[in-house]
Context: one part of a larger RNA
RNA sequence: CUGGGCUUAAAGCGCGCGUAGGCGGCACUGUAAGUGUCUGGUGAAAUCCCACGGCUCACCCGUGGAACUGCCGGGCAUACUGCGGUGCUAGAGUGUGGUAGGGGAGAGCGGAACUCCUGGUGGAGCGGUGAAAUGCGUAGAUAUCAGGAGGAACACCGGUGGCGAAGGCGGCUCUCUGGUCCAUAACUGACGCUGAGGUGCGAAAGCUAGGGGAGCAAACGGGAUUAGAUACCCCGGUAGUCCUAGCUGUAAACGAUGGGCACUAGCUUGGGGUCUCCCUGUGUGAUCCCAGGUGAAGCAAAAGUGAUAAGUGCCCCGCCUGGGGAGUAUGGUCGCAAGGCUGAAACUC
Repeated sequence: CUGGGCUUAAAGCGCGCGUAGGCGGCACUGUAAGUGUCUGGUGAAAUCCCACGGCUCACCCGUGGAACUGCCGGGCAUACUGCGGUGCUAGAGUGUGGUAGGGGAGAGCGGAACUCCUGGUGGAGCGGUGAAAUGCGUAGAUAUCAGGAGGAACACCGGUGGCGAAGGCGGCUCUCUGGUCCAUAACUGACGCUGAGGUGCGAAAGCUAGGGGAGCAAACGGGAUUAGAUACCCCGGUAGUCCUAGCUGUAAACGAUGGGCACUAGCUUGGGGUCUCCCUGUGUGAUCCCAGGUGAAGCAAAAGUGAUAAGUGCCCCGCCUGGGGAGUAUGGUCGCAAGGCUGAAACUC
């Protein structure tokens, strides 16, 4: 030295698909590469180690031994790993029958509210605030009724609930379409897990082109407040927010918790199936999947976590290694740009 870690201390890629690679179920059989054992050869000398000896000792030197943990060849063994063959069905997938859902895409439709326009009624205020003012209004506002236009979002249901890999998804209908779950056990027969590179998806803001523009609203203008007020409050208001096509590729992209498999007390709630029993009910019991609460053991620095693990193990990937400098500089690469990805050092504490 054979490392320790990653919820909150530094550290899980935002999320999928997947190449190489790593890892991989049960049985029989062959082989003998890995592996084990025996043996042969080689492993120069010096050095290191041991014994004895020579310089009066020591340093130093000599003789002998051991060692040189390695490599090559041969024999044997065959549990495990590998490779070849045969078979199996518990992993994985397919089929069949069902199932719940804001999963995705396109098209059409609906009502409430809002703003604007036209007309009617009406006649002095309205609006706004802590209080005001700017603002709107006798060219008739606010209020109210009728009609019309437009854009955006879908109250109640709605949930601690559902779906999706994540981002995310919510009025209604139709068409196209992905995944899950349950039952069955007919089929395939390890076809699996992970995944460096790669590739796709990826909120908001932002960018390009063309549309659209009701409400809201960065910037901006004005009114207040204040010592000031480049704010908080008020009146306005443009990008933007919306649609189509393309780009950007980030986030407290969070469960701050990568994926897979197996195992390890209970109690309880909600959602989706299947089976069962009867007293047919919002029922009983059993079982599988999903989402929560509480909690034993364990784990943890503690908070906490606790079958949805942060417990106990195995496999694969990513990442961390004191703070600042700095996610900066530089180079590379991507981007129209904004900027993204990769990513130091000097110096300093």
Overview: The part of an RNA shown here (small-subunit ribosomal RNA, central domain) has 349 nucleotides and comes from an uncultured bacterium. The coordinates come from a structure-prediction model, not an experiment, and the mean pLDDT is 89.